[in-house]
Context: one part of a larger RNA
RNA sequence: GGCACACGGUGGAUGCCCUUGGCGAUGAGAGGCGAAGAAGGACGUGGACAGCUGCGAUAAGCUGAGGGGGAGCCGCUCACAGGCUAUGAUCCUCAGAUCUCCGAAUGGGGCAACCCACCAGUCAGCGAUGGCUGGUAUCCUGAUGCUGAAUCAUAGGCGUCAGGAGCGAACCCGGGGAAGUGAAACAUCUCAGUACCCGGAGGAAAAGAAAACAAGACAGUGACUCCCUAGUAGCGGCGAGCGAACGGGGAAGAGGCCAAACCGGAAGUAGUGAUACUCCCGGGGUUGUAGGGCCUGCGAUAUCGCAUUCGAAGUCGCGAGCGAAACAGACUUGGAACGGUCGGCCAUAGAGGGUGACAGCCCCUUUCGCGAAGUGACGACGAGCGUAGCAGGUACCUGAGUACCGCAGGACACGUAAUCCAGCGGGAAUCCGGCGGGACCAUCCGCCAAGCCUAAGUACUCCUCAUCGACCGAUAGUGAACAAGUACCGUGAGGGAAAGGUGAAAAGCACCCCGGAAGGGGAGUGAAAUAGAACCUGAAACCGUGUUUGCCU
Numbered sequence: 001g002g003c004a005c006a007c008g009g010u011g012g013a014u015g016c017c018c019u020u021g022g023c024g025a026u027g028a029g030a031g032g033c034g035a036a037g038a039a040g041g042a043c044g045u046g047g048a049c050a051g052c053u054g055c056g057a058u059a060a061g062c063u064g065a066g067g068g069g070g071a072g073c074c075g076c077u078c079a080c081a082g083g084c085u086a087u088g089a090u091c092c093u094c095a096g097a098u099c100u101c102c103g104a105a106u107g108g109g110g111c112a113a114c115c116c117a118c119c120a121g122u123c124a125g126c127g128a129u130g131g132c133u134g135g136u137a138u139c140c141u142g143a144u145g146c147u148g149a150a151u152c153a154u155a156g157g158c159g160u161c162a163g164g165a166g167c168g169a170a171c172c173c174g175g176g177g178a179a180g181u182g183a184a185a186c187a188u189c190u191c192a193g194u195a196c197c198c199g200g201a202g203g204a205a206a207a208g209a210a211a212a213c214a215a216g217a218c219a220g221u222g223a224c225u226c227c228c229u230a231g232u233a234g235c236g237g238c239g240a241g242c243g244a245a246c247g248g249g250g251a252a253g254a255g256g257c258c259a260a261a262c263c264g265g266a267a268g269u270a271g272u273g274a275u276a277c278u279c280c281c282g283g284g285g286u287u288g289u290a291g292g293g294c295c296u297g298c299g300a301u302a303u304c305g306c307a308u309u310c311g312a313a314g315u316c317g318c319g320a321g322c323g324a325a326a327c328a329g330a331c332u333u334g335g336a337a338c339g340g341u342c343g344g345c346c347a348u349a350g351a352g353g354g355u356g357a358c359a360g361c362c363c364c365u366u367u368c369g370c371g372a373a374g375u376g377a378c379g380a381c382g383a384g385c386g387u388a389g390c391a392g393g394u395a396c397c398u399g400a401g402u403a404c405c406g407c408a409g410g411a412c413a414c415g416u417a418a419u420c421c422a423g424c425g426g427g428a429a430u431c432c433g434g435c436g437g438g439a440c441c442a443u444c445c446g447c448c449a450a451g452c453c454u455a456a457g458u459a460c461u462c463c464u465c466a467u468c469g470a471c472c473g474a475u476a477g478u479g480a481a482c483a484a485g486u487a488c489c490g491u492g493a494g495g496g497a498a499a500g501g502u503g504a505a506a507a508g509c510a511c512c513c514c515g516g517a518a519g520g521g522g523a524g525u526g527a528a529a530u531a532g533a534a535c536c537u538g539a540a541a542c543c544g545u546g547u548u549u550g551c552c553u
């Protein structure tokens, strides 16, 4: 010096060890907040306070003769000081008050959390001046007052009132809209109407009451949406790939309102006027076996419905809580009984958690039974609203730069070919009318466009409650179990950690000794201190000690 062994140090692996945190799911709820100033922040705020939490100059809080609760309390936070509390505190719940500054940010400005004003009122000061309270943004939309471009009128201007604005996880609708990629290259095609950007809305959105489907013949269906029909029929450099519908089976189930004709009324314009036109309001009317208006004749005053509005008995929730059975049993091991043995009891409760080890009967709960203020949903019933005909005549109405056609696009599973949409150009008919049935024509059949509304079945989860898991257990599970979107990095957009465990209980080692301290030795606590806070277990690498360990050199 090496190897081995023993004992230590370091280190923090391992532990069917733990869990405050995550992940996934199911069922309910909620599905919004905001100029009455949000979301998100800045700065403050405690006796002493760095962080988190709470709160806002009334600042870990204020008020309530609202409700609950019942002995302790002054958050995390265990110590000190000082207080509060049976005249019921702390705490929970409800309602209210306060709520600096920034932020849509809105008096003006600005490098967010700062600077500087004006008007009215008010306070202090002799005054200069300072403080406090309230108001003062723009645009858009609607309403309204005063003005008004040489005259009327209008545009415009100045005010006033109301609403909007901003934020928010996904879901939804609309306006725009890629490329990497695939086609083993690549251009049509694909990726994909995806990602992304913008606008808008709701608790859902969208769609929706046939100018629909269907049909060999006779027929048949009867709004929309969602699931299964089917990788079928098709589309496709017929490549890659894309990919229906009808019908059928289910979920759910609902149908309504205008415009016009016509009638009545107000206002305006033109006109001397009769009247005409425009516009507004009310009635009327709403469909395809066509319907409605108007005229004539007949008949009726009921029935039925309601998704809108109001009232409401009642029912069910949410929202603090309340009651809630049964062993201080004996012996035994142990530091501790919740273990073992023996004996007993409850059970609409033997789910779960805690308690010094494994507890139905120790505690919290659980089962079951109750429950206020406040608030929500449903809601019998009532009010309210809506709702009908028959025959004949007349030919007044029934959505126009629309339908349709041409050209070049887009959407349809369909890469032109019907259908649908929009661009440019052309441009109808009026019920003896018009559209469709996949070029087109005929016959036949179906339907009535160019106005609007419409629950349910469907999609989603930032959030709340409850429950569950052949989900994780600290290099896992969220990035984050801990002062985590923190520390730190970056000019910035942005990137982004590490870090859990004494013990049943601090009983956290009084006192003595060595030392400057750190640290250590005694003593003491404890079941254990090789559980001493660098604290459960404590692997390996690595380091050390071993004349009274062994071997080799």
Base pairs, nucleotide, nucleotide: 001552002551003550004549005546006545007544008543009542015536017501018500021472022471023469024468025467026466027465028464029463030461031460032167033166040102041101042100043056044055045054047080051076052075062096063095064094066093067092068091072084073083074082107116108115109114117136118135119134120133121132122131123130124129139164140163141162142161143160144159145158146157147156171202172200173199174198175197176196182189186237212221213220225251226250227249228248229247234242235241255453256452257451258399262283263282264281265280267278268277269276270275288431290398291397292396293394294393295392296391297390298389304386305385306384309383310382311381314378315377316376317375318374321370322369323368327343329342330341331340332339344361345360346350352364353363354362404426405425406424407423409421410420411419414438433448434447435446436445437444488495489494508535511522512521513520514519
Large-subunit ribosomal RNA, domain I from a Deltaproteobacteria bacterium, 553 nucleotides, folded computationally.
NCBI's taxonomy places the organism under Bacteria, Pseudomonadati, Myxococcota, Myxococcia.
It matches the Rfam family "Bacterial large subunit ribosomal RNA". Its family is annotated with structural constituent of ribosome and ribosome in the Gene Ontology.
The RNAcentral record of the full RNA draws on ENA.